[in-house]
Context: one part of a larger RNA
């Protein structure tokens, strides 16, 4: 030195556990911000460096209501207090709440620096301090007021109102490439991804100028299916309906207008015309004003106010065991009983219906919010005539360029934008996929409308043939550390034991650390701590060499 066998050191796989994570269910919530938010800065402890909690009234304060023996948090320990004259807690209301953040007096290199005004403390006075208040911008409003004569713009003062932030879904607007056509241009990716703008607890769409086809249907949305069909397409790669049937849901209202009253302005001598405004009226495919007869009902997702079953935010009551051996310890065994509307789980020194927290089944709110559903207010109704009025105009079309519709200009209807043009009016208009006529069919050029749909940063319950520390979130916590000027990138890292009983005391040692003594059921469980494989690495050893 090497084989082999024994005993150890490293290491840390494994197993076994489980604070944390993944997914989904259901229900809740669906917003928070000048009354100053999300987010911070720096502070508050007896002793305080880091979370957590709170804000100079500072790990707190006040009512109220729960609770009912201890407590002063994570977190030991000393001190020191405090509680049945009800504490800690735990819900509900309030108060307090430094400086920076939309930051909003001005300024600023956020948590900092200088102001004014009004009132008040304090000083012989000034300095200083203490409330409160002084931002833009929009909208109504009242004063004022230019060039420029009225006027306007401006301007001050007052009330409201916004602003910023948030995880996804939502409308709009703006809009790539990569790719894919086995190269690329039309096409595709895809109106995706990005950027803006803006709302809501949902957004948007919604009450027929719609389909449909000789028959009918009756806002809107979502979901199967029609159907990978019709069609579109360098007819390539692709792209891709509708009608209609089945289903969830289901609810329909409101102006303009003619018409009347009331008020106001312009033109004019004046009659009178005309024009604004409020309020009635009225709202549709055959209306409706009108005229005339009749009368106040069905009903009403909505709008205000009441009262309100209930529900949400602490919370309570809650059956039923015991013995013997074993063992360090029983909940395992053995033996004999009991509950069960509760044999779901989870702790207990091992495997517990019957010890403990709980289940299962009833109970419960002083306070605050939600709230179905009734009440009242409030809205609303007919029949006849048909002469005359009204019934959404730079609108509908229509040329010319776009885009949108499954439809790439095609025959290309239909919708929307830009530009030139530009009706008709109820004997009126639009649509049936070029266009024309019959027919059918519906009323643009005003509004609003719940539920079915969609998502989940929260917040409560609850399942997993979901992970189990190289997995599962990146994070059993962490957006720490630590890297970068900065955008931003971003970890490692869990287990003593039932209990600290976490090793007094002696001895080597400066200590680290080690021997003994002690604790324990175990100490090769000793804090570098469950288990502890394997590389490597030592120690004795038998054999070769």
């Nucleotide at each position: 030195g090497g084989c082999g066998c024994a005993g150890g050191g490293c290491g840390a796989a494994u197993g076994c556990c489980u604070u944390g994570g993944c997914a989904c269910c259901a229900g809740g919530a669906g917003a928070c911000g000048a009354u100053g938010a999300a987010g911070g800065a720096c502070g508050c402890g007896a002793u305080a460096a880091g979370c957590u909690g709170c804000g100079a009234a500072a790990a707190g304060c006040c009512g109220c209501g729960g609770g009912g023996a201890g407590c002063u948090g994570c977190a030991a320990a000393u001190g020191a207090g405090u509680a049945u004259u009800g504490a800690u807690c735990c819900g509900c209301g309030g108060a307090u709440g430094u400086c920076c953040g939309a930051a909003u007096g001005g300024g600023g290199c956020a948590a900092c620096c200088c102001a004014c005004c009004u009132a008040g403390a304090g000083u012989c006075a000034u300095g200083u301090c203490u409330a409160g208040g002084u931002a833009u911008c929009c909208u109504g409003u009242a004063c004022u007021g230019a060039a420029u004569a009225c006027a306007u713009a401006g301007g001050u003062g007052c009330a409201g109102g916004a602003g910023g932030u948030g995880a996804a879904c939502c409308g709009c607007c703006u809009g790539a490439a990569c790719u894919g056509a086995a190269a690329c241009a039309u096409c595709u990716a895809a109106g995706u991804a990005g950027g803006g703008c803006g709302a809501g607890g949902a957004a948007g769409a919604g009450a027929a100028a719609u389909c449909a086809a000789a028959c009918g249907a009756g806002a809107u949305u979502c979901c199967g299916a029609a159907a990978g069909u019709a069609g579109u397409g360098g007819c390539g790669a692709g792209c891709g309906a509708a009608a209609u049937c089945g289903g969830a849901a289901g609810a329909g209202g409101c102006c303009a207008a003619a018409c009347c009253a009331g008020g106001g302005g312009u033109a004019g001598a004046a009659a009178u015309a005309c024009c604004c405004u409020u309020g009635g009226g009225g709202u549709u495919g055959a209306g409706g004003a009108c005229u005339g007869c009749a009368u106040u009902u069905a009903g009403g997702a909505u709008u205000g106010u009441g009262c309100g079953a209930g529900u949400u935010u602490a919370a309570g009551a809650g059956a039923a065991c015991g013995g013997c051996a074993u063992g360090g310890g029983a909940a395992g065994g053995c033996c004999g009983g009991c509950c069960a509307g509760a044999g779901a789980g989870g702790g207990u020194g091992a495997g517990a219906g019957c010890c403990c927290c709980g289940u299962a089944u009833c109970u419960g709110a002083a306070a605050a919010g939600c709230g179905a559903g009734c009440a009242c207010a409030c809205c609303g109704a007919g029949c006849a005539g048909g002469a005359u009025c009204c019934a959404g105009a730079g609108u509908a079309c229509c040329g010319c360029g776009g885009g949108a519709c499954a439809c790439g200009a095609g025959g290309a209807a239909u919708c929307c934008c830009g530009u030139g043009g530009g009706a008709a009016g109820c004997c009126g208009g639009g649509g049936g996929g070029a266009c024309c006529a019959c027919c059918c069919u519906c009323c643009a050029a005003g509004c609003c409308u719940a539920a079915a749909u969609a998502c989940u940063a929260c917040c409560u319950g609850g399942u997993g043939a979901c992970c189990g520390a190289u997995a599962g979130c990146g994070u059993a916590u962490a957006g720490u550390a630590c890297u970068g000027u900065g955008a931003a990138g971003g970890a490692a890292a869990g287990g003593u034991g039932a209990a600290a009983a976490g090793a007094a005391c002696c001895c080597c040692g400066g200590g680290a650390g080690g021997g003994g003594a002690g604790u324990g059921a175990a100490a090769u469980a000793g804090a570098a701590c469950c288990u502890g494989a394997a590389a490597c690495c030592c120690u004795g050893u038998g054999c070769c060499u």